[in-house]
Context: one part of a larger RNA
RNA sequence: GAACGAACGCUGGCGGCAGGCUUAACACAUGCAAGUCGAGCGAGAUCUUCGGAUCUAGCGGCGGACGGGUGAGUAACGCGUGGGAACGUGCCCUUUGCUACGGAAUAGCCCCGGGAAACUGGGAGUAAUACCGUAUGUGCUCUUGGACCUUGGCGGUUCUUGGGGAAAGAUUUAUCGGCAAAGGAUCGGCCCGCGUUGGAUUAGGUAGUUGGUGAGGUAACGGCUCACCAAGCCGACGAUCCAUAGCUGGUUUGAGAGGAUGAUCAGCCACACUGGGACUGAGACACGGCCCAGACUCCUACGGGAGGCAGCAGUGGGGAAUCUUAGACAAUGGGGGCAACCCUGAUCUAGCCAUGCCGCGUGAGUGAUGAAGGCCUUAGGGUUGUAAAGCUCUUUCAGCUGGGAAGAUAAUGACGGUACCAGCAGAAGAAGCCCCGGCUAACUCCGUGCCAGCAGCCGCGGUAAUACGGAGGGGGCUAGCGUUGUUC
Numbered sequence: 001g002a003a004c005g006a007a008c009g010c011u012g013g014c015g016g017c018a019g020g021c022u023u024a025a026c027a028c029a030u031g032c033a034a035g036u037c038g039a040g041c042g043a044g045a046u047c048u049u050c051g052g053a054u055c056u057a058g059c060g061g062c063g064g065a066c067g068g069g070u071g072a073g074u075a076a077c078g079c080g081u082g083g084g085a086a087c088g089u090g091c092c093c094u095u096u097g098c099u100a101c102g103g104a105a106u107a108g109c110c111c112c113g114g115g116a117a118a119c120u121g122g123g124a125g126u127a128a129u130a131c132c133g134u135a136u137g138u139g140c141u142c143u144u145g146g147a148c149c150u151u152g153g154c155g156g157u158u159c160u161u162g163g164g165g166a167a168a169g170a171u172u173u174a175u176c177g178g179c180a181a182a183g184g185a186u187c188g189g190c191c192c193g194c195g196u197u198g199g200a201u202u203a204g205g206u207a208g209u210u211g212g213u214g215a216g217g218u219a220a221c222g223g224c225u226c227a228c229c230a231a232g233c234c235g236a237c238g239a240u241c242c243a244u245a246g247c248u249g250g251u252u253u254g255a256g257a258g259g260a261u262g263a264u265c266a267g268c269c270a271c272a273c274u275g276g277g278a279c280u281g282a283g284a285c286a287c288g289g290c291c292c293a294g295a296c297u298c299c300u301a302c303g304g305g306a307g308g309c310a311g312c313a314g315u316g317g318g319g320a321a322u323c324u325u326a327g328a329c330a331a332u333g334g335g336g337g338c339a340a341c342c343c344u345g346a347u348c349u350a351g352c353c354a355u356g357c358c359g360c361g362u363g364a365g366u367g368a369u370g371a372a373g374g375c376c377u378u379a380g381g382g383u384u385g386u387a388a389a390g391c392u393c394u395u396u397c398a399g400c401u402g403g404g405a406a407g408a409u410a411a412u413g414a415c416g417g418u419a420c421c422a423g424c425a426g427a428a429g430a431a432g433c434c435c436c437g438g439c440u441a442a443c444u445c446c447g448u449g450c451c452a453g454c455a456g457c458c459g460c461g462g463u464a465a466u467a468c469g470g471a472g473g474g475g476g477c478u479a480g481c482g483u484u485g486u487u488c
Stems, first nucleotide, its partner, number of pairs: 001488004006484005013360006019353002021318001026316003030313003035062003040059002043056005069271003078196007087188002092184008100134004110123005140164003145159005169176002197243003204234003209231008246268004250261004273294005296307004324350001326349003332346001333344004363393004373384004397429001399424005407415001432477005437458003443472005453460002
C1' cells in the first nucleotide's frame, strides 16, 4: 500500500447493488417449511331447482431420496483431473406386441370393550387401479443338444428339448392409464493412473491380513462374506501412529513466480439430539419416516406416553460481533392432478444494519471599510478572510401535490401507487473524523513542570515543550474518519 462475512470509538443526509452467528454440530417456547389425486375405491355429511354439486376420515396411487440447512466427522478414490468395465435407472422419448377368466380378504362404517392419555382388543359385514389364483407368451429368463461367426479368452447369431413368470381400469367418449420386451436420454453405483497439510521427540505395521480355489451375496466387479490352501502384503520414494482440516471452481495479495485462504455464488462429499439397525421403494440405510439403546426436556390418574430448528422467522446462552416470530405464489422452478386447481419460509419481494462497493448532495456567482469577534503581536500591525454579512441566482436529494409503468402471452402483479414523469415552496432539512518532533503533508500561544500524560519506531515531559492538555491557525480524508485484529 492492498484486502476483509470484521469489531470498537467519534460522527452520520440520500439512493442503487451486494452482504449479514466466523463463537456453543449449545438448548430450544410458538407459528409455518410436503403434499396432492373424487377421472382408482366404498362410505358418510352438507346443499339441492331432485338434474346434480360440494366436502372429507379411511383404503389405494404418486411424491415425502428433490428442494432447503450445516461443516461435526473425513488426510480418504473424499475431492480435482484423466481414463475404465462387471452394473442399475421411477417419471420422459422411440418402437413392437398384449390388456383374457376368476377368487379370498381388509380398513373406513356398525356393535361390544380396555386406557388418564398416546392408543388399542374382539365381533359382524363391505370396495378397489389394494391382494391372490388360472390362462395366453411376441419377445424375456433358466436349461438339453447342435450349427455358424469371432476368437488370446470372453462372447455374439440362430435352431432345438424341458421348465418359469404379465396386466387395471377410469371418464365428460376426447383421452388418461396398465403389462411384457428392445433401444435412447438423464441420473447414479463401482474400479484405476496422477495430484491433494504438519510431525521421525511416531519405524516398523498387518491374520480376512496378502494371494489362490470353490461357494454364497450384490444391480454389479471384488476377502464383500464364508470354507480350504499358500505365506504373503505395506514401509525412509515415509508405512503405521499422532495432530490439524470438508475438497474444488474460485477469492485475496503480488510485476510475476509464489504466499495466504475456501464467507456469499456454483459443483462434489459428509451429517441431521448421540450410537446402532434394517424396512419400504426405481432410488434411502431416509433432516421435518420406522425400530432399539443412551443423554436431555415435557405430560401423567405413576400403570405409561411424547419430542428432536445444522429448514424460515424467533428465544435463551456463548461472544468483540451478525437481521423481521413480515408479504406473495405475480414471476422462475418443484410435487400432485386429464384439467380447473392445490401445496411450496424453494423462490421473488419488502423490513433492519454506513457491513462493503458505487453514485449524489450539504449550494452557485458576486462581494474589501479587508466589518465585528477570536488568535498572535516587535503594539505599527498580521491572520482567520471572499470567509461572513449584503446583492443576484439555482433547486439535485429530501418535502408537498398530481399523473403513473415494464416485469404478463388472452387472464393473473406480492413488490407498489414502487420506479419514473410533471408541477410547487424555499438556501431552505443535510459535516465530520484524524493528524501537525523526524519517518510524514501540516506552527504558534497558554497551562503543566520526569507530574499529569503521549508513544507504530526513534523517543518527548525535571519552568521558555512546534512531541503532554487547551486554544487559534494549518494538513489529510470525507458520510465517513481513526484504532484494533488477520492475510499478502